[in-house]
RNA sequence: AAAUCAUCAAGCCAAACCAUGGGCAACUAUGGGACGGAAAGCCACGGGUCCCGCUUCGGCGGGAUAGCCGGGUUGCCUCC
Numbered sequence: 001a002a003a004u005c006a007u008c009a010a011g012c013c014a015a016a017c018c019a020u021g022g023g024c025a026a027c028u029a030u031g032g033g034a035c036g037g038a039a040a041g042c043c044a045c046g047g048g049u050c051c052c053g054c055u056u057c058g059g060c061g062g063g064a065u066a067g068c069c070g071g072g073u074u075g076c077c078u079c080c
Stems, first nucleotide, its partner, number of pairs: 012037002017032006035067001041073003045070003048065007
């Protein structure tokens, strides 16, 4: 340097659903609650999907989703 293989410990996050609130809506915040997650930490850059408005029906503008995928970036563990 490369390849193969194994795996603690300590922890972390929190789906659906419910309550209260925000939003035209998608959705989201807080609390409860755990389906799951090895980045289910963060970012809307590309794609997808969803919502709203306009439309000459070709599309255009705004918004949401990071727990849809890719990418960027930060972090934990280890036969490092």
The RNA shown here (c-di-GMP-I riboswitch aptamer) has 80 nucleotides and comes from a Desulfobacteraceae bacterium.
The coordinates come from a structure-prediction model, not an experiment, and the mean pLDDT is 84.
It matches the Rfam family "c-di-GMP-I riboswitch aptamer". Its family is annotated with cyclic-di-GMP binding in the Gene Ontology. Rfam describes the family as follows. GEMM was predicted in a large-scale screen for bacterial structured RNA regulatory elements.
Lineage of the source: Bacteria > Pseudomonadati > Desulfobacteria > Desulfobacterales > Desulfobacteraceae.